[in-house]
RNA sequence: GCGCUCAUAGCUCAAUGGUAGAGUACGUCAUUGACAUUGACGGGGUUGUAGGUCCGAUUCCUACUGGGCGCA
Numbered sequence: 001g002c003g004c005u006c007a008u009a010g011c012u013c014a015a016u017g018g019u020a021g022a023g024u025a026c027g028u029c030a031u032u033g034a035c036a037u038u039g040a041c042g043g044g045g046u047u048g049u050a051g052g053u054c055c056g057a058u059u060c061c062u063a064c065u066g067g068g069c070g071c072a
Base pairs, nucleotide, nucleotide: 001071002070003069004068005067006066007065010024011023012022013021018055026042027041028040029039030038048064049063050062051061052060
């Protein structure tokens, strides 16, 4: 330098065009003499950035940024 791939909640990951969810973590409550475990409820997201297509974009297209892999 070229090609491929990934970027979504604090962390690990879903969601193949129709208002983004789970596990874990965090907070409150219940339970206990207390802790742990368990259960219920709750908060937390400009979906890496900037544009484009579309009635509508996490999803499709382009560029850029960063990580990984391969070729030279």

This is a predicted structure of a 72-nucleotide RNA (transfer RNA) from a Candidatus Colwelliibacteriota bacterium. Its Rfam family is "tRNA". A reference for the family is Hou (1993), "The tertiary structure of tRNA and the development of the genetic code", Trends Biochem Sci. The RNAcentral record of the sequence draws on ENA.